Source information: A computed fold for a 74-nucleotide RNA from a Gemmataceae bacterium, annotated as transfer RNA. Lineage of the source: Bacteria > Planctomycetota > Planctomycetia > Gemmatales > Gemmataceae. It was read from a public genome assembly. It matches the Rfam family "tRNA". About the family: Transfer RNA (tRNA) molecules are approximately 80 nucleotides in length.

RNA sequence: GGGCAUAUAGCUCAGUUGGCUAGAGCGCAGCUCUGAUAAAGCUGAGGUCACUGGUUCGAAUCCAGUUAUGCCCA
Repeated sequence: GGGCAUAUAGCUCAGUUGGCUAGAGCGCAGCUCUGAUAAAGCUGAGGUCACUGGUUCGAAUCCAGUUAUGCCCA
């Protein structure tokens, strides 16, 4: 330098043919329970969907570019 893949909550990851309020587990906070913990149950907080631009009535999802990481080739 070229090619491919990945980027979504604090962590690990889903997300269907583009469709209205973006989800799960773990973790975190509160409550129930307990003599007190743990476990279990309930509730809640937490997101510029890497960034910029474009297409579209509508984009996490499609297109182009950029950035970061990983792998391969030279």